[in-house]
């Protein structure tokens, strides 16, 4: 001085108020007892769960993900390994299949950036002051220039030859697997770019608690108009296939209160087993908000960081952003 992981973020006692639930009785907007906002309740970015559609299939397209293997009800999530980058390190990030299926793009600058390109300085040779004809090792110019170093060779040079690296492509060994290791073998198909077009795997109905089900109350099953058995309409489009009679527009009249979904859950703690872990099984415990123009507020006393970020509306898992200030562990590095 860094990495990284967890925990609070107010509590307890009274009066007074306000919602829920159980009891009670003298049935009263009565007494008691008891519960009674978050680690993110935001963001609405994923996956579900219910619930309708609905008797509801298969296909095109399109949409998501994108290394391996495991958890999960599932996911774009968590755990654990690979790989590649960055840190000295503990780590920390990946939009992480595929460029040898094709297309496409690759600005300036440069001679030249696939029509395997190139000759600006420069080096050699031969003839003469210039022009041919090799050459791509040196310089330059760009983020990148057709692998690198090194040495032979050679008129001068080059993978042109070798040697070690790299790159490709094969056996063998280790691993469930992504991949690593040893060794051949090949001069080697310039290079990026799929967060371009594409191609591969794989996974996906659609609306949604204001979904929806009951009760009540009311009417004009009311005019036009236009389509329908040649097949209307049937919850994202389009084809089939099934079901199958009314859709659909515009003007115009009445009604609109109550309940339920609504909170016992893929739930909370605990212990004991497995397991590297995320998570699993078994046992034993606990009920923890249901408001509906929207409930927890106010004063006292003690503690104390409490002065941050800030309020539930069907529910659960996760991501992500926001946070005053207290606390706990574990790793690295320097002295």
């Nucleotide at each position: 001085a860094g990495u990284u992981g967890g925990u609070c973020g107010g509590a307890u006692g009274g009066u007074c108020g306000c919602u829920g639930a159980a009891a009670g009785c003298u049935u009263g907007u009565c007494u008691u007892u008891u519960a009674g906002a978050g680690g993110a309740a935001a963001g609405u970015c994923c996956g579900g769960g219910c619930u309708c559609c609905a008797u509801a299939g298969a296909g095109c397209a399109a949409a998501g993900u994108g290394c391996u293997a495991g958890c999960u009800a599932a996911c774009g999530g968590c755990u654990a390994g690979g790989u590649a980058u960055g840190g000295c390190g503990a780590c920390a990030u990946a939009a992480c299949g595929g460029a040898a299926a094709g297309u496409g793009c690759u600005g300036c600058a440069g001679a030249g950036a696939u029509u395997u390109a190139g000759a600006c300085c420069g080096c050699c040779u031969g003839c003469a002051u210039g022009c041919a004809g090799g050459u791509a090792a040196g310089g330059g110019u760009g983020a990148g220039a057709a692998g690198g170093u090194g040495u032979g060779g050679u008129a001068a040079g080059a993978g042109c030859g070798c040697a070690c690296c790299g790159c490709g492509c094969g056996u063998u060994u280790g691993g469930u697997g992504a991949c690593a290791a040893c060794c051949g073998u090949g001069g080697c198909a310039a290079g990026g770019u799929a967060a371009a077009c594409c191609c591969c795997a794989c996974u996906u109905g659609g609306a949604g608690c204001a979904a929806g089900c009951u009760c009540a109350a009311a009417u004009a099953g009311g005019a036009u108009g236009a389509u329908g058995a040649u097949g209307a309409g049937g919850u994202g489009g389009c084809u089939c296939g099934c079901c199958a009679a009314g859709u659909c527009a515009u003007c115009g009249g009445g009604u609109a209160g109550a309940g339920u979904g609504c909170u016992u859950g893929a739930g909370g703690u605990g212990u004991u087993u497995g397991g590297u872990g995320a998570c699993a099984a078994a046992c034993a415990u606990c009920c923890c908000a249901g408001a509906u123009g929207a409930a927890u507020g106010a004063c006292c006393a003690u503690c104390a960081a409490u002065u941050a970020c800030a309020g539930a509306a069907c529910c659960c898992g996760g991501c992500u952003u926001a946070c005053a200030g207290a606390c706990c562990g574990a790793c690295u590095u320097c002295a």
The prediction has a mean pLDDT of 79. A computed fold for a 335-nucleotide RNA from a marine eukaryotic metagenome, annotated as Bacterial RNase P class A. Its Rfam family is "Bacterial RNase P class A". Rfam's curators write: Ribonuclease P (RNase P) is a ubiquitous endoribonuclease, found in archaea, bacteria and eukarya as well as chloroplasts and mitochondria.